[in-house]
Molecule: small-subunit ribosomal RNA
Organism: uncultured bacterium
RNA sequence: AGAGUUUGAUCCUGGCUCAGGAUGAACGCUAGCGGCAGGCUUAACACAUGCAAGUCGAGGGGUAACAGGUUUUAGUUUACUAGAAUGCUGACGACCGGCGCACGGGUGAGUAACGCGUAUACAAUUUACCUUAUACAAGGGGAUAGCCUUUAGAAAUGAAGAUUAAUACCCUAUGGUCUAUAGGAAUCACCUGAUUUUUAUAGUAAAGAUUUAUUGGUAUAAGAUGAGUAUGCGUCCUAUUAGCUAGAUGGUAAGGUAACGGCUUACCAUGGCGACGAUAGGUAGGGGCCCUGAGAGGGGGAUCCCCCACACUGGGACUGAGACACGGCCCAGACUCCUACGGGAGGCAGCAGUGGGGAAUAUUGGACAAUGGGCGAAAGCCUGAUCCAGCAAUACCGCGUGUGUGAAGAAGGCCUGAGGGUUGUAAAGCACUUUCAAUUGGGAGGAAUACCUGUCGAGAUAAUAUCAGGCAGAUUGACAUUACCUUUAGAAGAAGCACCGGCUAACUCCGUGCCAGCAGCCGCGGUAAUACGGAGGGUGCAAGCGUUAAUCGGAAUUACUUGGGCGUAAAGCGUACGUAGGCGGUUAGUUAAGUUAGAUGUGAAAGCCCCGGGCUUAACCUGGGAACUGCAUUUAAAACUGGCUAACUAGAGUUGAGUAGAGGGGAGUGGAAUUUCAGGUGUAGCGGUGAAAUGCGUAGAGAUCUGAAGGAACACCAGUGGCGAAGGCGACUCCCUGGACUCGAACUGACGCUGAGGUACGAAAGCGUGGGUAGCAAACGGGAUUAGAUACCCCGGUAGUCCACGCCGUAAACGAUGUCAACUAACUGUUGGGACCUUUUAGGUCUUAGUGGUGGAGCUAACGUAUUAAGUUGACCGCCUGGGGAGUACGGCCGCAAGGCUAAAACUCAAAUGAAUUGACGGGGGCCCGCACAAGCGGUGGAGCAUGUGGUUUAAUUCCGAUGCAACGCGAAGAACCUUACCUACCCUUGACAUCCAGAGAAUCUGUUAGAGAUAGUAGAGUGCCUUCGGGAACUCUGAGACAGGUGCUGCAUGGCUGUCGUCAGCUCGUGUCGUGAGAUGUUGGGUUAAGUCCCGUAACGAGCGCAACCCUUAUCCUUAGUUGCUAGCAGGUAAUGCUGAGAACUCUAGGGAGACUGCCGGUGAUAAACCGGAGGAAGGUGGGACGACGUCAAGUCAUCAUGGCCCUUAUGGGUAGGGCUACACACGUGCUACAAUGGUCGGUACAGAGGGCAGCGAACUUGCGAGAGUAAGCGAAUCCCAAAAAGCCGAUCCUAGUCCGGAUUGGAGUCUGCAACUCGACUCCAUGAAGUCGGAAUCGCUAGUAAUCGCGGAUCAGAAUGCCGCGGUGAAUACGUUCCCGGGCCUUGUACACACCGCCCGUCACACCAUGGGAGUGGGUUGCAAAAGAAGUGGGUAUACCUUGUUACGACUUCACCCCAGUCAUGAAUCACAAAGUGGUGAGCGACCUCC
Repeated sequence: AGAGUUUGAUCCUGGCUCAGGAUGAACGCUAGCGGCAGGCUUAACACAUGCAAGUCGAGGGGUAACAGGUUUUAGUUUACUAGAAUGCUGACGACCGGCGCACGGGUGAGUAACGCGUAUACAAUUUACCUUAUACAAGGGGAUAGCCUUUAGAAAUGAAGAUUAAUACCCUAUGGUCUAUAGGAAUCACCUGAUUUUUAUAGUAAAGAUUUAUUGGUAUAAGAUGAGUAUGCGUCCUAUUAGCUAGAUGGUAAGGUAACGGCUUACCAUGGCGACGAUAGGUAGGGGCCCUGAGAGGGGGAUCCCCCACACUGGGACUGAGACACGGCCCAGACUCCUACGGGAGGCAGCAGUGGGGAAUAUUGGACAAUGGGCGAAAGCCUGAUCCAGCAAUACCGCGUGUGUGAAGAAGGCCUGAGGGUUGUAAAGCACUUUCAAUUGGGAGGAAUACCUGUCGAGAUAAUAUCAGGCAGAUUGACAUUACCUUUAGAAGAAGCACCGGCUAACUCCGUGCCAGCAGCCGCGGUAAUACGGAGGGUGCAAGCGUUAAUCGGAAUUACUUGGGCGUAAAGCGUACGUAGGCGGUUAGUUAAGUUAGAUGUGAAAGCCCCGGGCUUAACCUGGGAACUGCAUUUAAAACUGGCUAACUAGAGUUGAGUAGAGGGGAGUGGAAUUUCAGGUGUAGCGGUGAAAUGCGUAGAGAUCUGAAGGAACACCAGUGGCGAAGGCGACUCCCUGGACUCGAACUGACGCUGAGGUACGAAAGCGUGGGUAGCAAACGGGAUUAGAUACCCCGGUAGUCCACGCCGUAAACGAUGUCAACUAACUGUUGGGACCUUUUAGGUCUUAGUGGUGGAGCUAACGUAUUAAGUUGACCGCCUGGGGAGUACGGCCGCAAGGCUAAAACUCAAAUGAAUUGACGGGGGCCCGCACAAGCGGUGGAGCAUGUGGUUUAAUUCCGAUGCAACGCGAAGAACCUUACCUACCCUUGACAUCCAGAGAAUCUGUUAGAGAUAGUAGAGUGCCUUCGGGAACUCUGAGACAGGUGCUGCAUGGCUGUCGUCAGCUCGUGUCGUGAGAUGUUGGGUUAAGUCCCGUAACGAGCGCAACCCUUAUCCUUAGUUGCUAGCAGGUAAUGCUGAGAACUCUAGGGAGACUGCCGGUGAUAAACCGGAGGAAGGUGGGACGACGUCAAGUCAUCAUGGCCCUUAUGGGUAGGGCUACACACGUGCUACAAUGGUCGGUACAGAGGGCAGCGAACUUGCGAGAGUAAGCGAAUCCCAAAAAGCCGAUCCUAGUCCGGAUUGGAGUCUGCAACUCGACUCCAUGAAGUCGGAAUCGCUAGUAAUCGCGGAUCAGAAUGCCGCGGUGAAUACGUUCCCGGGCCUUGUACACACCGCCCGUCACACCAUGGGAGUGGGUUGCAAAAGAAGUGGGUAUACCUUGUUACGACUUCACCCCAGUCAUGAAUCACAAAGUGGUGAGCGACCUCC
């Protein structure tokens, strides 16, 4: 100090991530020792058990326990033992009393506060114990606990009676420089005051103890210490919290407090706080300090120190110097425990410890030896404060796990190119050492000015007691088996963890095969993974190493400032006015707030830093210094800023004279056009479109003429012209009105700039009310288009557009550029003014306010901008901080609504973005080319057949390969067997083939048996070649193992070869230059060419691979040569023929040359390149072929071959036989033959080229209708053969028909090849005679010796071409031209593409429910307002309410008496009344009514 990550690459913007430090940490793996420090961050959750605050007998009454003494009794007396009594003594349980318990220890819940920090203040206060000073302590009194007796209760705890003490309590006295009230005087610089002094009135003290000297007590004053209170400043987030406040703000009076104060109350006033953030909500103990950082900052508040708050939760007071009290009290609540159910007890956020929670944090240890604290006169007692030990690598620091030597570079491991390399001097071996641990023995310091005992005399004292001092002696250690030293033995007991693709130091093999897994970011893994897992090796750190969490840094990535931005990356409010605020011209004086300097005080200690010291060192501890950048007070200075005062005119403004203008508002007027209406003329269409249709029209349209109505908009002028703040403004006239500019003088005198909130204006659309409505026109209707067409096109058409009034408040409201001011090169156009000159003009020069263009410096990531800045500066405002979610949700404000303004989070991604570059692409543009189209000729697509492919079928149809162009008569230049890779069956296993080893045998050949054959058996023939005589070479058989073998997989691991764009004209490099860079330039431009071919121009100049040329061939000529070729002339010969002699002229053959180069002429053109025409020439501007740039398609081929890796190894290898590759509802490609008369058939007749031939071509002759057969000459070929060329030409016939066309198919008979023609060959003859009458959509080839047509040959091959490769014969038509289709080249443009348009990418739906939201609901918390109830407590009120004593009246009570009254119960008698059931008499009646006994 940086690095990785957006892109094909680049620069920028911008986020994410990493390397560093640090932690009260946790987890994983591992672990030798010591020192030192720290150790519940979570549940302020609940707690069993033990301990953590007592002490004083020198305050008191006393004596429960212990010890002693005394008295007494008993055991025969001393002695001893036992019992009883006795506070007599040491001491002391409980009790009264004093002091302490408010310290020490814990925790961080609450608290956003004078809580904390810092600096001040208290003249507004208090302070037990301690120190100092002065004074005092007199006389009395009544209680009470304890103890005792009785008593309630389970217990806790009480109740009653009797009795008793005090340093407990009370009364009286004395009393001051005490207190209060009311005054007087003096001093202090001020002061609501202080000090001194004085008068009057009232009020207030005390305690003794031990024995004799101390100590304690009371009052006042002072000190020290502690506490309380007030104030300035500082102290987290949210404005989606903007208004808050009723004791609230102040006053008067009173109360209260240690003390000020609304602290409290009454009355009065209506204040107080707030945008400099009140109130509300959330979060949080604060600081010294700690971590990080260069610093400024950011984060934190463990340990240690200071302060605060809290003590189960809430409330409350008491006591006290001090508390509203952690181990005190009362009440309420929750929880836990005891209970006899009536009642009680408790509070670990003290130290240990337990449960729970949690990723997670220790022993129910020792000691008061030291330090400190409480009480005490002291000894001493108490002290989980403290000092120590224990546990855990939790952090920091230190030490060790050995040192030297040692190459046979051991073994083993790993890798390998098989040689070796590496582990590695590492080990072993040899020689040494012994820290630490283990072991033996010793052994400081923490301990003395402590405490105790003794003693001394010039101390104090009345004193030999005692106190103080000196001297001597004895005693006190938890830690502790201490630190440290020493003995003994032996390298002996002691190394791991993470990582190794880049960032980032460190690489290989195996396994796995988008699986398992890794990952901080980018990303790795789909069969060769340095990224997964293992191993070897390496790197880093080391008793630790990694991971996770949270934090600072890097991040200049919140940048107030150090230290960022806003044209296009995120970002300028739509515009103006203006409040607060911020900032502000020149001169002089003054002040001293800011500013600067000095001094004083403070800034606790610890910590950090520096210099020393002590532990062997270090960590650690310790002494001193510095620092603490701050605050306060004070003294100076006066430049700058501010305040004040006085001036100025350059900023700003006012007055005058002019100028231009679609600036705004209102009223009126005008013409052109559209439409409608009325009328005239007039007749069949009009209208509309790419083409149509809907529509209008014989009820008279459209066209045309006349007239009328009505609304809206203002042609030409018109212009990067004008005006306005912006939105915006366009016929003409008038009225009202704003601003700007120019010129010149005068005036005011900084009056200015910006502007949070605020206010106003603000296109279009939209909304409300009422008008208006010609045209246009969302919605809507119809017609088209289309796969659909809720669109584009057409016919109609309503809101709306217009007006008035009122809302809305947004736009790509854009210059994507806030406003104001100053400065900084030029040139040019235009609008409005002014000045000067002049030839007075359509002139020139200068200047000013606008508005445009080009362009320099500068700036900018680049594009660009550039006096109208995006330059250089100043002032103020607004806004931004990765993409998405989202300008969305919720809340608030505004609105009639639509909606606007303000404005998040969860979740998710590693990018998103800007500018520029190179490509690619475009139903973008320009230029150009090609049988690309067009113009032509002939085909394919229809038929039959051949052939290939797909599909289907099959045991197999090879699971072969090829699949748009660029697969499909392709690999295959030839599948009956073989080929052959496939299927079935039968066989072989070192193998059909290669090398090595051993043994045997010559090799080889001929029979024969079984079998489909491979194969197996058997019989015989045969003894080779070289030799140094040992043997060797070749071949065959057998055996063992190394190995062979694979047309098995991967063409996406590869080589080689090939296709394609494309024979298209392109593709690049060096140097230079330009650019931050990718890159550009060159290679672009003007011409030209088949061509990046050439010329010219040119920041480029050159060069390379391509183009062209060089090569072959064809066309002409010359020369050389002259057989097998040739034959003009000469000669011979034949039926005829170069047949022969001869010739070398010609043709030809095959060597070498010539020729063609835009060379010549004319024209065009820049006079160039070149083009056009012409001449001459056999040929004239590319004849044909070979030859294929950089590259593209992971194009094709592992089955030509080669090859990495993987796979098979009695089989995926090898052999044999048979079958299959030849199948056949079908589809496609490529061809052949045809459909006929430009033809078929028959007869006659003419003319090639190029090839092939010995396992061959095969003449002639004979034979067969023929394919052929027989025999056989010649020829390894310019000699012989294949070999007949065919179309053509000359005749004949057929006469438009499924034919004398066409030949498929089928029957029969044959020939040839071959071991073999069944599956499955070709050919011949006889017979048969199918489809087919020129072919739909569509589509292919071809530009001249070409298409078309005709035959001939060759390769492969035993045989088997309609295919392929070649050869010649005959031999056309057409091209206006480049608009269109296809493909390509160059330039340019757009791009969100770069796997590059077969790209990218948007939305819906389906499914899921991780996140967020809604949701019938539901549980909890916090808070506001209001009300009710109300414990303990405090305050107040009441003053015979309670309590105590006495008395009286009344009342009440009683297993007490008497009386009266009333009632109830039992038994008996009498009388009266009533009466059920039952019974008797006597009528009447028996429908209803009525009516008697």